[in-house]
RNA sequence: CUCAUCCAGAGCGGUGGAGGGACCGGCCCGUUGAAACCGCAGCAACCCUCGCAUGCGUCGCCGCGUGCGAACGGUGCUAAUUCCGGCAGAAGUGUUCUGGAAGAUGAG
Numbered sequence: 001c002u003c004a005u006c007c008a009g010a011g012c013g014g015u016g017g018a019g020g021g022a023c024c025g026g027c028c029c030g031u032u033g034a035a036a037c038c039g040c041a042g043c044a045a046c047c048c049u050c051g052c053a054u055g056c057g058u059c060g061c062c063g064c065g066u067g068c069g070a071a072c073g074g075u076g077c078u079a080a081u082u083c084c085g086g087c088a089g090a091a092g093u094g095u096u097c098u099g100g101a102a103g104a105u106g107a108g
Base pairs, nucleotide, nucleotide: 001108002107003106004105005104006103011040012039013038014037015036019029020028021027023086024085025084026083041078042077043076046074047073049070050069051068052067053066054065055064056063057062082102087099088098089097090096091095
């Protein structure tokens, strides 16, 4: 940089000792213990692998694709929709909806 996903899901213990939720505003979480690190457990199914079905090529083996399933391995994740909003548009305008930006994760 490109593509896909982001209203589902899943926490205990040890060390630590005041911050954390990306940024800004809000609103929350936190000495009944924040961040970070470690251990164990779990969630999920992006990648790998495996199974079943199916399409194309192939005599076939097999290759590529698609769907469903499994979950050993590589990541990721385990308060609140990505916590809500930020920009634009629409509507029945103290609000709601749609799209986007930004961010996160994975694959290339």
A computed fold for a 108-nucleotide RNA from uncultured Chloroflexus sp., annotated as SAM riboswitch aptamer (S box leader).
It matches the Rfam family "SAM riboswitch aptamer (S box leader)". Its family is annotated with regulation of gene expression in the Gene Ontology. Rfam describes the family as follows. The SAM riboswitch is found upstream of a number of genes which code for proteins involved in methionine or cysteine biosynthesis in Gram-positive bacteria.
The source organism's lineage runs through Bacteria, Chloroflexales, Chloroflexineae, Chloroflexaceae and Chloroflexus.
The coordinates come from a structure-prediction model, not an experiment, and the mean pLDDT is 86.
The RNAcentral record of the sequence draws on MGnify.